[in-house]
RNA sequence: GUUCCGAUAGCUCAGUUGGUAGAGCAUCUGACUUUUAAUCAGAGGGUCGAGGAUUCGAGUUCCUCUCGGAGCACCA
Numbered sequence: 001g002u003u004c005c006g007a008u009a010g011c012u013c014a015g016u017u018g019g020u021a022g023a024g025c026a027u028c029u030g031a032c033u034u035u036u037a038a039u040c041a042g043a044g045g046g047u048c049g050a051g052g053a054u055u056c057g058a059g060u061u062c063c064u065c066u067c068g069g070a071g072c073a074c075c076a
Base pairs, nucleotide, nucleotide: 001072002071003070004069005068006067007066010025011024012023013022019056027043028042029041030040031039049065050064051063052062053061
């Protein structure tokens, strides 16, 4: 330099054919318990890496860029 993969909740990850975002763990509240832990019930937490385009509608399609990983090439 070039090709491919990835970036979604605090963490690890789903998300189908474009139809308006979820799980587990963690956190908080309540129940239970002498207390803690465990268990059970519930709640909060996201502009989906950034910007733009297409569309009635984009996490999903297209373009550019940033970051991480892998392959190939080049360089003495």
This is a predicted structure of a 76-nucleotide RNA (transfer RNA) from a Bacilli bacterium. RNAcentral holds the sequence, with entries from ENA and MGnify. It matches the Rfam family "tRNA". Rfam's curators write: Transfer RNA (tRNA) molecules are approximately 80 nucleotides in length. Rfam classes the family as a transfer RNA. Model confidence (mean pLDDT): 81 of 100.